[in-house]
Context: one part of a larger RNA
RNA sequence: CACCGCCCGUCAAGCCAGGGGAGCCGGGAAUACCCGAAGUCUCACUUAUGUGGGCCUAAGGUAAGCUCGGUGACAAGGGUUAAGUCGUAACAAGGCACGGCUAGCGGAAGCUGGUCGUGGAACUAUUCCAU
Numbered sequence: 001c002a003c004c005g006c007c008c009g010u011c012a013a014g015c016c017a018g019g020g021g022a023g024c025c026g027g028g029a030a031u032a033c034c035c036g037a038a039g040u041c042u043c044a045c046u047u048a049u050g051u052g053g054g055c056c057u058a059a060g061g062u063a064a065g066c067u068c069g070g071u072g073a074c075a076a077g078g079g080u081u082a083a084g085u086c087g088u089a090a091c092a093a094g095g096c097a098c099g100g101c102u103a104g105c106g107g108a109a110g111c112u113g114g115u116c117g118u119g120g121a122a123c124u125a126u127u128c129c130a131u
Stems, first nucleotide, its partner, number of pairs: 003094001005091001008087002011084001013081004020074001023071006031063004039056001041054005097118009
């Protein structure tokens, strides 16, 4: 740069990060049950010494979950990027004043109905108060 202004959303293209996600892979802690080494303790038997039983228990197994990560078809949105597409919603009464909530509808901004606000411009008339 001052209306030849500003500006909104869809669509198209590039890039980025995050969330969702069937499934797959891995880690952690804990629970229930099964089994149960060595060992302490304990009971019985026993000549030494040992044999047998019991309690606790590491490891292991089974089950249902919890939690943390990796990967992940796919789908939806977000951010961003000098000169893409479609329209023109908002800013002036922005050409239907705008906005909030809500419902329906529509390529998109949005439109329509209901209700509320003034954060609306302009004009006319009337009433009241003060000077």
This is a predicted structure of a 131-nucleotide part of an RNA (small-subunit ribosomal RNA, 3' minor domain) from Candidatus Vogelbacteria bacterium RIFOXYD1_FULL_46_19. Rfam family: Bacterial small subunit ribosomal RNA. Its family is annotated with structural constituent of ribosome and ribosome in the Gene Ontology. Its mean pLDDT, the model's own confidence on a scale to 100, is 81.